[in-house]
RNA sequence: GCCUCUGUAGCUUAAUCAGUGGAGCACUCCCUUGGUAAGGGAGAGGUCACGGGUGCAAUUCCCGUCAGAGGCU
Numbered sequence: 001g002c003c004u005c006u007g008u009a010g011c012u013u014a015a016u017c018a019g020u021g022g023a024g025c026a027c028u029c030c031c032u033u034g035g036u037a038a039g040g041g042a043g044a045g046g047u048c049a050c051g052g053g054u055g056c057a058a059u060u061c062c063c064g065u066c067a068g069a070g071g072c073u
Stems, first nucleotide, its partner, number of pairs: 001072007010025004019056001027043005049065005
């Protein structure tokens, strides 16, 4: 220099051939206990890496940028 893949909540990760983004752990509140742990219930938390394009509508498609991983020379 070229090619491929990945980027989603604090962490680990689903989903989607475009139509309200889910879970586990962690966090907050409550129940249970004499108390703690365990258990149960409820809740908050996401500009879906960033910018642009197409389109009625983009996390999803297209282009570019950034970061990471792998490969080729």

The RNA shown here (transfer RNA) has 73 nucleotides and comes from a Candidatus Nanoarchaeia archaeon. Rfam family: tRNA. Rfam describes the family as follows. Transfer RNA (tRNA) molecules are approximately 80 nucleotides in length. Its mean pLDDT, the model's own confidence on a scale to 100, is 80.